About this RNA: Predicted 3D model of a 63-nucleotide RNA (Fluoride riboswitch aptamer (crcB RNA motif)) from an Acidobacteriota bacterium. Model confidence (mean pLDDT): 79 of 100. Of the family's consensus pairs, 100% are formed in the model.
RNA sequence: CCACCCGAGGGCGAUGGGGUUCGCCCAUAACCGUCCGCCAGGACUGAUGACCCCUGCCGAAUU
Numbered sequence: 001c002c003a004c005c006c007g008a009g010g011g012c013g014a015u016g017g018g019g020u021u022c023g024c025c026c027a028u029a030a031c032c033g034u035c036c037g038c039c040a041g042g043a044c045u046g047a048u049g050a051c052c053c054c055u056g057c058c059g060a061a062u063u
Stems, first nucleotide, its partner, number of pairs: 009026005016054006033044004
């Protein structure tokens, strides 16, 4: 100096917060939704990776 392993830590998983859990990445990164279209542009789903709670949004009903 390089590679591998272990521990600790950090970041990320298409729109907010908290908890739990799973996965990915180690900054050269993980990650940055779908469909149509040559481009330009147009259309569409979801606040979760998953679960629970809260907030916001949409629809319906009651007061």